[in-house]
């Protein structure tokens, strides 16, 4: 010292990506009030630059006199007047004066001002160092004598456009050159030698001199000021040297030849190979030399908590450049931004012959660029340069001007104001909100605007006067006072007063989470948004628009860039078993660490004290601007470096002791440790011989192959080659790799005892090196079995495979080479420490024993189980993955990728070493719920079996689908749509289609207004709907008004079977009548969770027992309910009729009974209750009793949290959308019945367990007044006439049928089967044509029991008999219900489907219909490779060589000095040649590196392209290295 999002169905972990903060020389988009605040303003082109300015100055160093002014003089002309003077004015003249243009000179241009190109360096920082140099400035000491002799300016010329250059002549100096002198100074052979100088202004007046116009002027002399020589300090400044600090790269490792040292010379201000000759061969470097990239360094800034990390704009130090390159010269000081000089590119002027120029000084121009400003003003302040000074110069500077660029501080107004105004938005329509917000009254005026007034920055300078120093002086020079004059760029300043008026002055992001802030309308994966997750596919709080709010505020987003958050490179402060990391494994250098005792030192350590740590910032404190930023004072604080002093515990170092680390010797021990070398049996094989005969061999089934030339089998003999059962064992040895029959031999390494020895010799280990499995590789060899590749057979949709038959290499052995493997404990070596129990392999001890051998202890090695602890867990756990120390390796999101490229090894094969680009936001670890598995384990169910009877074939119904059609309305689609919705489509139903109408409407309600009762009937027209005429009729209230009901008009609405079950309710399938799904407390767990619900037993059941960290609860089970078995009762009508009577041909008919049946009420009955066995003394369960009924007796109804975006907007009810003379209503016809076909569900059948005929028997349960309809009578029949009784235990449907009985028929397409067509009829209805049932008479298809494959059903069930209802005018093989007859079969759960617990795997959570891999094809983007082609830069070797310095010569020139009377001649000097070096330029050839390259290569990315299916389940042949 804040964290948050983001991988998951959920956790926790690891780990990246994002995001809030805070900065900034910024830029861009809105937006724009103020500031005489305070800052800052070309990051890019060290690209090119017009144009002005930016360094002068001194006349008190010269010589002068172009110009300015004054002055003299000489001439003129005007004027005046006192007539030779005077004034004006104009010419010429004097350097006399003030002063100055060019020139000599002196001092400064080396400062101050810009850049940051270059440069990895002693450049810079820091802290030392001695061999230096220093103009001016200070303080001293000494001088300051005397000659000289040019050279500019000017003056005459000469040549050029010009720049500018030359000849000749004259001249002055503080310019130049000698001479003397030398305190000091340099050298020195200690004798000595060399080496200076300049004068200039201003004053004085005594002596002297010179001219003199006799006033007076020059000089001498005096002393003052500034200057000057020499030379000594000092102060500052410079310049050299060393320690230590400074950026990546090892895919730059070896670099260096003046290189590294010496010695003589030279050179420099100085030390030095700084340069030269010779000698020697050194010198730097894994502590990174050399190379290559990039960079100017700090002080300080940002930022962070802090140690880091970026950065190095403005301010300050330093350092480096100044078009580029090189080079010197002058000078105190340069190799010099506004300076020479050479090359070289560029621009420029030009007479073409030559010149000229350098803005990275201030403006300012083009240009590059997202992007940076005025061609202001001033020396009034600070500050430099020259002057003695006055002053001159100063784009250094101080103002100002631009730009919100960036910090600050202020305003845009205050109070009151509910009728909670209008508008705007939303809105349950009540109302909300915008909002006290405006309006409206009352006030202020800060800032602005306008008038006025009005600091402070100014200190000085000069000029007088008084007084001090100097001095001979009252001069001059100078100090101090005093007074008086003068100087402001900013400035129309700051600040104060006044006047008027709310007046002029608010805008930007952003509202899905992070993150504060919500509605509605548009859009409908589009249009966009988006930092991250991610919004949009018709109800978007995430797009765009409003309203509304939130944040900030003259700004506010956004971008780009830094730190932080990120402990994500981790000193502080990670880490490696499994998430990214421990090398394959030894040995052993450098390195690092390192036992015990004492003593010594003291470079490490610690301590103090001193210097240093520039200012400025930064911090504290007070202070100044109205306040702040801003400024200015004091103050403290500083890492680090140095000197000194001090200590001695730790580390070092030195010598020394010691003996526990380590290691030797001794005695024993074990072992598939290692090499050689010979031995052995067993079993494949093959050869040879026998015996034998047809198959062997192989597989999931085969086949290929062997075998009649005799295989396989067996029996004997031989041969070879490789491997050694059995013993054998989380048993042994070895670093690891890895060792396996026996034996001789060589060899290494371990333990264990006892002791005796050395005396720290340890440990670890970057590089080096030795060893390294299995394939591979190179030569020789050997080759039996196996056995990549390859041949054939399978199998498959294919099968370059799993499986067969074969079968080369290769697997053996020599000899090298190869260096990799999931070389794993995925755990690096070494020490110490820190509960235990068990087992095993090898050694020692101890007690008991007569011994064996038991038991105890103890070292070594190797298992397993656990405690602290320790980890995300999983687990580890004295053999740590606890606890520490030392040493070494690795690792930092996933792909790209262990790729490319270099480089190295290697015979290749390929190893090591190892990037980027780009790309996604996740990749990954443990565990946890689920689900899933061609995993397991128990266990259910008509799941299979085991049976009975269908379906698929035929005919017909009926649904679907498809096809057609004007329409064939619509839905339901694996199971869980298809005889479903529909329990009934001729019309109607209809919702379809053709036409034909209406438009407030079929249909519902309010309102205005205006009309009439309303209803009905009849009649024409129409296909009706409707239109029209006629005919009744006149409603309540006391009339009116009004009220119902009606019909027109208008206006809100009305209407949809229009869409959207993916917007809903509701209801409803399904898994499943499956045993299951959960809560509460409590415990475990970091969580998600887990436990409870699991476990042992049991059930039909999470049913029940019993264990148990669980105890208990709910909602399913189960019971309660209904119907049905059995009884009891009660109550008998319409129902029953023993017994009693009475009557029929009969018949409860009839009197009466109440017993039976039956009917409906209330009860009881069955509980594992009993009794034996098994269990665990339970729970159960097996078997019996007794019961009508036995283990939930049979059915029934009842459906747990939940899944399917399962069904249904066409039952219904809804929210959106969507139509409105039509998607609404009415009406006629038609379609919903179409038919090559395909599928589901039925019914009738194929016949004798049967048809047909004829007698004859026994039911249940139902329904009936718009109805069931009896008796009778017609008709073959359907049906008809007709109309008794029922509002139903009373009457009707109603005949039950199969069965039974007895005739016939005789295995045929039949006396089976019944379609199908023709005829004729019945009934229902307005209406049977499309399109209805039945009835008769005729017709007589297909069909002879049905491939694959498939349904139901376990008991009064199947099956096979008929009967009733609902719907309904009619219409039924469907669909509910009823009952008659009445079987089989269940060993059993191995295996198909479905389910339940358990557990195991997992890469799956959209859950396996999951996930997922590569080629191939398309599309883009990035990158290797490449013949090349073109830059950049750099290396050697060479040519050649400009200015230059030095050298070296003497063609030629020369005033000063020397010698000489002079000519000359010497010393010196210039200048030219020659040399050495040496820029740019060339030739040659190497290195690095960037751009481009036809093509070739892999790679990445991309809803719905191809082929298979390689991994996740035993993923179907276990992955994997």
């Nucleotide at each position: 010292u804040a964290g948050a999002g983001u991988u998951u169905g959920a956790u926790c972990c690891u780990g990246g990506c994002u995001c809030a903060g805070a900065u900034u020389g910024a830029a861009c988009g809105c937006u724009c009030g103020g500031u005489u605040g305070c800052a800052c303003g070309c990051u890019u082109a060290a690209c090119a630059c017009a144009u002005g300015c930016a360094a002068g100055u001194c006349g008190g160093a010269c010589g002068g006199c172009a110009g300015c002014a004054g002055c003299g003089c000489u001439g003129a002309u005007u004027g005046a007047u006192u007539u030779a003077u005077u004034a004006a004015u104009u010419a010429g003249u004097g350097g006399c004066u003030g002063g100055c243009g060019a020139g000599u000179g002196g001092c400064g241009g080396a400062c101050g001002g810009g850049u940051g190109a270059g440069u990895a360096a002693c450049g810079c920082g820091u802290a030392g160092g001695g061999a230096c140099a220093u103009g001016c400035c200070u303080u001293g000491u000494a001088g300051a004598g005397g000659a000289g002799g040019a050279c500019a300016a000017c003056c005459u010329g000469a040549g050029g456009a010009a720049a500018c250059u030359u000849a000749g002549g004259c001249u002055a100096a503080u310019a130049c050159u000698g001479c003397a002198u030398a305190u000091u100074a340099u050298c020195u052979u200690c004798g000595g030698a060399u080496g200076a100088a300049a004068g200039c202004u201003g004053g004085g007046g005594a002596u002297u001199c010179a001219c003199u116009u006799u006033g007076g002027u020059g000089a001498a002399c005096c002393g003052a000021g500034c200057g000057c020589u020499a030379u000594a300090a000092g102060a500052g400044u410079g310049a050299c040297c060393u320690g230590c600090g400074u950026c990546u790269g090892a895919u730059u490792a070896g670099c260096u030849u003046g290189u590294u040292g010496g010695u003589g010379a030279g050179g420099u201000a100085a030390a030095g190979g700084c340069u030269u000759a010779c000698c020697a061969a050194g010198g730097c470097g894994a502590c990174g030399a050399u190379c290559a990239g990039u960079a100017g360094c700090u002080g300080u800034u940002c930022u962070g908590a802090g140690a880091g990390g970026a950065a190095g704009a403005u301010c300050a130090g330093c350092c480096a450049c100044a078009c580029u390159g090189g080079g010197a010269c002058u000078g105190a000081g340069a190799c010099a931004c506004g300076g020479c000089c050479c090359a070289g590119a560029c621009u420029c002027c030009u007479a073409c012959g030559g010149g000229a120029g350098g803005c990275a000084g201030c403006a300012g121009u083009g240009g590059g660029g997202a992007a940076u400003a005025u061609u202001g003003g001033a020396c009034a302040a600070u500050g430099g340069g020259c002057g003695a000074a006055a002053g001159c110069c100063u784009g250094a500077u101080c103002c100002a001007g631009c730009a919100a660029u960036g910090c600050c501080g202020c305003g845009u107004g205050u109070g009151u104001g509910a009728a909670g105004a209008a508008g705007g938005c939303c809105u349950u329509c009540g109302g909300g909100u915008u909002g006290u917000a405006a309006a409206g009254c009352a006030c202020u005026u800060u800032a602005g605007c306008u008038c006025g007034g009005g600091a402070a920055g100014a200190g000085g300078a000069g000029a007088u006067a008084u007084u001090g120093a100097u001095u001979a002086a009252g001069a001059g020079u100078u100090g101090a006072u005093a007074u008086c004059c003068c100087u402001g760029a900013c400035g129309u300043u700051a600040c104060c007063u006044a006047c008027a008026g709310a007046a002029g002055a608010a805008g930007c992001a952003c509202c899905g989470g992070c993150a504060a802030a919500c509605u509605c309308c548009g859009u409908g994966c589009c249009a966009g948004c988006a930092g991250c997750c991610g919004c949009g596919g018709u109800a978007a709080u995430a797009c765009a628009g409003a309203g509304g709010g939130u944040g900030c505020a003259a700004g506010c987003g956004u971008u780009a860039a830094u730190c932080g958050g990120a402990u994500u490179g981790a000193c502080u402060g990670g880490g490696c078993g499994u998430a990214a990391a421990g090398g394959g494994c030894g040995c052993g250098u450098a390195g690092g660490u390192g036992g015990c005792c004492a003593u010594a030192u003291u470079a490490g350590u610690u301590g103090a004290u001193u210097g240093u740590g520039a200012a400025a910032g930064g911090c504290c404190u007070g202070g100044g601007c109205u306040u702040a930023a801003c400024c200015g004072a004091g103050g403290a604080c500083u890492a680090g470096c140095a000197a000194u002093c001090a200590a001695a515990a730790c580390g070092a170092u030195a010598g020394g002791u010691c003996u526990u680390g380590a290691g030797u010797g001794u005695a024993g021990g074990a072992g598939a440790g290692g090499g050689u070398a010979g031995c052995g049996g067993a079993a494949u094989u093959c050869c040879c011989a026998g015996u034998g005969u047809a198959g062997c061999g192989g597989u999931g089934a085969a086949a290929u192959g062997c075998g009649u030339a005799g295989a396989u089998a067996u029996u004997g003999g031989g041969a070879g080659g490789a491997a050694c059962a059995c013993c054998a064992g989380u048993g042994g040895c070895g670093a690891a790799g890895g060792c396996g029959g026996c034996u001789c031999u060589c060899u290494g390494g371990c333990c264990u005892g006892a002791u005796a020895c050395u005396g720290a010799c340890g440990c670890u280990g970057a590089g080096a090196u030795a060893c390294g499995a299995a394939a591979g590789c190179u030569a020789g060899g050997g080759g039996a079995g196996c056995g990549a590749a390859c041949g054939g057979g399978a199998u498959u949709a294919g099968a370059u495979a799993c499986c067969c038959c074969g079968g080369u290499a290769g697997u053996c052995c020599u000899a090298g080479c190869u260096g990799u493997a999931a070389a794993c404990g995925a755990u690096g070596g070494g020490u110490a420490c820190u509960a235990g129990g068990u087992g095993u392999a090898g050694g020692g001890g101890g007690u008991a024993u007569c011994g064996a051998u038991c038991c105890c202890c103890u070292c070594u090695g190797u298992g397993u189980c656990g405690c602290a602890g320790c980890u995300a867990a999983c687990g580890c756990a004295u053999u740590a993955a606890g606890u520490a120390c030392c040493c070494c390796g690795c690792c930092u999101g996933g792909g790209g990728a262990g790729u490319a490229c270099g480089g190295u090894c290697g015979c290749a094969a390929g190893g090591c070493u190892g990037a980027a680009a780009c790309u996604c936001a996740a990749a990954g670890g443990a565990a946890u719920u689920g689900a899933c598995g061609g995993g397991g384990g128990c266990c259910c169910g008509c799941a299979c079996a085991a049976g009975c009877g269908g379906u698929g074939g035929a005919g017909c119904a009926u649904g679907u689908g498809g096809u057609u059609u004007a329409a064939u309305u619509c839905g339901a689609c694996g199971c869980a749509a298809c005889g479903c919705g529909a329990a009934g489509a001729a019309c109607c139903u209809u919702a379809c289609c053709u036409g034909g109408a209406c438009u407030u409407g079929a249909c519902a309600u309010g309102c205005a207004c205006g009309g009439g009762a309303a209803a009905g009937c009849u009649c024409u027209a129409g296909a009706g709907a409707u239109a029209g005429a006629g005919c009744c009729g006149c409603c309540c209230u006391c009339u009116u008004c009004g009220g119902a009901c009606u019909c027109a008009u208008g206006u809100g609405c009305a209407g949809g079977u229009g869409c959207u079950g993916c917007a809903u309710g509701g209801c409803u399938g399904u898994c499943g009548u499956c045993a299951g799904c959960u809560c509460g407390u409590g415990u475990c767990g970091u969580g998600a969770g887990a436990u409870g619900u699991u476990g042992g037993g049991u059930u039909a059941a999470g049913u029940c027992c019993c264990g148990c960290a669980a105890c208990g609860a709910g909602c399913g089970c189960a019971a309660c309910c209904c119907c049905u078995a059995c009884c009891u009762u009660u109550a008998g009508u319409u129902g029953c009729c023993a017994g009693c009577g009475g009557g029929u041909c009969a018949u409860g008919c009839c009197g009466g009974g109440a017993a039976c049946u039956c009917u409906a009420g209330a009860g009881g009955g069955a509980c594992u209750g009993c009794c034996g066995g098994u269990g665990a003394u339970a729970a159960a369960c097996c078997g019996g009793a007794g019961g009508a009924a036995g283990g939930u007796g049979g059915g029934g109804a009842u459906g747990a949290c939940g899944u399917c975006a399962a069904g249904u907007c066409c039952u219904c009810a809804u929210g959106g959308c969507c139509u409105u003379u039509a998607u609404g209503u009415c009406c006629a016809g038609g379609g919903c019945u179409a038919c090559a076909c395909a599928c589901g569900u039925g019914c009738u059948a194929c016949a004798a367990u049967g048809g047909u005929c004829g007698g004859c028997a026994c039911a249940a349960a139902g329904a009936g007044u718009c109805g069931c309809g009896a008796u009778a009578c017609c008709g073959c029949g359907a049906g008809g006439u007709g109309g008794a009784g029922c509002u139903a235990a009373u009457c009707u449907c109603a005949a039950a049928a199969a069965a039974c009985c007895g005739a016939u028929c005789u295995c045929a397409g039949u006396u089976c089967g019944a379609a199908u067509u023709g005829g004729a009829g019945u009934c229902u209805g307005c209406a049977a044509c499309u399109c209805g049932a039945c009835u008769c008479c005729a017709u007589g298809a297909a069909g002879u029991u049905g491939g694959a494959a498939u349904c139901g059903c376990u008991a009064g069930u199947a099956a096979u008999c008929g009967u009733g209802g609902a719907u309904c005018a009619g219409c039924a093989u469907g669909c509910c219900a009823c009952g008659g007859u009445g079987a089989a079969u269940a060993c059993g759960u191995u295996c198909c489907c479905g389910g339940g617990c358990c557990u195991u795997g997992u890469a799956c959570a959209c859950a396996c219909c999951g996930c997922c891999c590569g080629u191939c094809a398309c599309a883009c983007c990035a990158u290797g490779a490449a013949a090349g082609c073109u830059g950049a830069u750099u290396g050697u070797a060479c040519c050649a060589g400009a200015a230059g310095u030095c050298a070296u010569c003497a063609c030629g020139c020369c005033a000063a000095c020397c010698c000489g009377c002079a000519a000359g001649g010497g010393a010196g000097g210039c200048u030219a040649c020659u040399g050495c070096c040496u820029a740019a330029g060339g030739u040659a050839u190497g290195g690095u590196u960037g751009g481009u390259g036809a093509u070739c290569g892999g790679g990445g990315u991309g809803a719905a392209g191809u082929c298979g299916u390689a991994a996740c389940a035993a993923g179907g042949u276990a992955a994997c290295c």
Overview: Small-subunit ribosomal RNA from an uncultured prokaryote, 1521 nucleotides, folded computationally. The prediction has a mean pLDDT of 84.